[in-house]
RNA sequence: ACGGAACCGCCGCCUAAUCGCCGAGAGGCGAGCCGGGGACCCAUCCGGUAAUGGGGUGAAUCCAUUGAGUAAUUCAGUGGUAGGGAUCACUUCCGUCCCGAACCCGUCAGCUAACCCGACCGGCGGCCGACGGAAGGAACG
Numbered sequence: 001a002c003g004g005a006a007c008c009g010c011c012g013c014c015u016a017a018u019c020g021c022c023g024a025g026a027g028g029c030g031a032g033c034c035g036g037g038g039a040c041c042c043a044u045c046c047g048g049u050a051a052u053g054g055g056g057u058g059a060a061u062c063c064a065u066u067g068a069g070u071a072a073u074u075c076a077g078u079g080g081u082a083g084g085g086a087u088c089a090c091u092u093c094c095g096u097c098c099c100g101a102a103c104c105c106g107u108c109a110g111c112u113a114a115c116c117c118g119a120c121c122g123g124c125g126g127c128c129g130a131c132g133g134a135a136g137g138a139a140c141g
Stems, first nucleotide, its partner, number of pairs: 009127006018031005032120001034118004042110001053108001054105004062080007083099004090136006
């Protein structure tokens, strides 16, 4: 001098997952945002047998194909796809690049006013760099 890693700080991204107050702490309370349960009405609405229970959070659903397997509503891979995300504040459009998982309830839940219950985790990037363009609106002057 160059490169890499770690810690602290700050600035951002995904996500509801942030902020404030009290407390030595554990934790508690509140605001904000998010999820679930729960009437009338509406919806559903003959029952049984064989196979398959059913439901929820989330963008994460569905299709084809290859391999393994006796087979499977099976497992893995590949390609696509409903849908979702991208930081010089907001919205829309075009383009580009990505994601397209995972988990929970436990035989049970349609919607649902009152009412009741619960969550606020986790994962990543950057250090003047903001993914590029167009239109509109707003704010400021």
The RNA shown here (c-di-AMP riboswitch aptamer (ydaO/yuaA leader)) has 141 nucleotides and comes from Actinoplanes sp. The sequence is in RNAcentral, with records from Rfam and Ribocentre. Lineage of the source: Bacteria > Bacillati > Actinomycetes > Micromonosporales > Actinoplanes. It matches the Rfam family "c-di-AMP riboswitch aptamer (ydaO/yuaA leader)". Gene Ontology terms of the family: regulation of gene expression and cyclic-di-AMP binding. From the family's description: This family represents a conserved RNA structure found upstream of the ydaO and yuaA genes in Bacillus subtilis and related genes in other bacteria.